[in-house]
RNA sequence: GGAGUAAGCUGGGUGAUCGCCUCGAGAAAUCGGGGAGGAAAGUCCGGGCUCCGCAGGGCACGAUGCUCGCUAGCGGCGAGGAGGAGCAAUCCUACGGAAAGUGCCACAGAAAAGAAAACGCCCCACCCUCGGGUGGAGCAAAGCUGAAACGGUGGUGUAAGAGACCACCAGCUCCGCAGUGAUGCGGAGGCUUGGUAAACCCCAUCGGGAGCAAGGCCGAAUAGGAAGGGGAUGAAGCUGCCCGCUGACCCUUCGGGUAAAGGCCGCUUGAGGCACGGGGCAAUCCGUGUCCCAGAGAGAUGAUCACCCUCGACAGAACCCGGCUUACAGGCUUACUCCGAAC
RNA sequence: GCCCCCGUAGCUCAGUGGAUAGAGCGCCUCCGUCCUAAGGAGGGCGUCGGGAGUUCGAAUCUCUCCGGGGGCG
Numbered sequence: 001g002g003a004g005u006a007a008g009c010u011g012g013g014u015g016a017u018c019g020c021c022u023c024g025a026g027a028a029a030u031c032g033g034g035g036a037g038g039a040a041a042g043u044c045c046g047g048g049c050u051c052c053g054c055a056g057g058g059c060a061c062g063a064u065g066c067u068c069g070c071u072a073g074c075g076g077c078g079a080g081g082a083g084g085a086g087c088a089a090u091c092c093u094a095c096g097g098a099a100a101g102u103g104c105c106a107c108a109g110a111a112a113a114g115a116a117a118a119c120g121c122c123c124c125a126c127c128c129u130c131g132g133g134u135g136g137a138g139c140a141a142a143g144c145u146g147a148a149a150c151g152g153u154g155g156u157g158u159a160a161g162a163g164a165c166c167a168c169c170a171g172c173u174c175c176g177c178a179g180u181g182a183u184g185c186g187g188a189g190g191c192u193u194g195g196u197a198a199a200c201c202c203c204a205u206c207g208g209g210a211g212c213a214a215g216g217c218c219g220a221a222u223a224g225g226a227a228g229g230g231g232a233u234g235a236a237g238c239u240g241c242c243c244g245c246u247g248a249c250c251c252u253u254c255g256g257g258u259a260a261a262g263g264c265c266g267c268u269u270g271a272g273g274c275a276c277g278g279g280g281c282a283a284u285c286c287g288u289g290u291c292c293c294a295g296a297g298a299g300a301u302g303a304u305c306a307c308c309c310u311c312g313a314c315a316g317a318a319c320c321c322g323g324c325u326u327a328c329a330g331g332c333u334u335a336c337u338c339c340g341a342a343c
Numbered sequence: 344g345c346c347c348c349c350g351u352a353g354c355u356c357a358g359u360g361g362a363u364a365g366a367g368c369g370c371c372u373c374c375g376u377c378c379u380a381a382g383g384a385g386g387g388c389g390u391c392g393g394g395a396g397u398u399c400g401a402a403u404c405u406c407u408c409c410g411g412g413g414g415c416g
Stems, first nucleotide, its partner, number of pairs: 001339010012308007020035006037314001041325002044323005049211004056243004061207005066080005081095001082093004096202002101200002103196003120139002123136006151169006170192001172189007215265004225254006236246002272291008309312001344415007353368004361399001369388001370386005392408005
């Protein structure tokens, strides 16, 4: 200098004037404080909070799935194991069970899973025109098909062959050692078991439902209306079923009133931010100090001017929080790897 | 704001692991006719909404994104 990997930060700046939402002070005029994001997004997970009868039992259903840890909790995160990609830094993995059972494996192929040979190999007998045919016994090595062929490679052996035997390798079971564990290393054994569980399923763990349009208070106007249907032979409640529990309403259509899309609360102080110290490889936890940092309800966060620069991306709160995923112009920082050159 | 459902040809729909995805209507070409229609013959006109994964193989199974629709006081 070039190429790359990982982690993090930033997301135009300054000033003036005029506005908008909200909080505080004030009798008022007015003054002072705060005012979008890393994703506020998608609503994909997990919680807080609220109500439903405090939610008990069984089945079904759904989710997760290597190990250990972190956490309020998670399908998240950290560290590690195994497998894979890369020269490397590093990155990726829905990664339990196919030896519980069932299903599927198109086409091709002898055969697609406990079975087998129509292309073939070898031996014997017979026949003939010396290369074939017929019959019998053995074999599955080679060839062929396929995504996948009943362990792989090499050798011994044999008429030809075969874990029939031997060596190494892969896998399975058992034992020993190391590790909290996943697992790794070593030894022994019998000789081998196809793939698919993002097919059904089995195992383990977890899950009551609904959602701030939850829910509560105040207040106005009323009709506790009409018709049809269901209901103590059980409505409705846990939005699937059954048991158990409570025990009278429920559904559809039509119609009426109102200040009415009413006001207030829920509403923002929270698993909160920042700084320092400590434990831990880390996720994260503990302690001390300090700060208050949007809260609307037709819904604020804007406009104009001046100057500067590298000319500014994706995009905007609506109960709150922890994650994940997706979108994102440009700029900056740190650590590491490989290549080239020079010293 | 919250909760659900759907996406296959121009339109309406089948297809739920197996070759090159089908049906009806429409559309195009030819025949037919003086011309048109009816009728006859032929043609599939398609990134199965996009991407990634599982699998030998994906419209179908899984994840994620995009688009459309419906409901809740």
Molecule: RNase P RNA; transfer RNA
Organism: Armatimonadota bacterium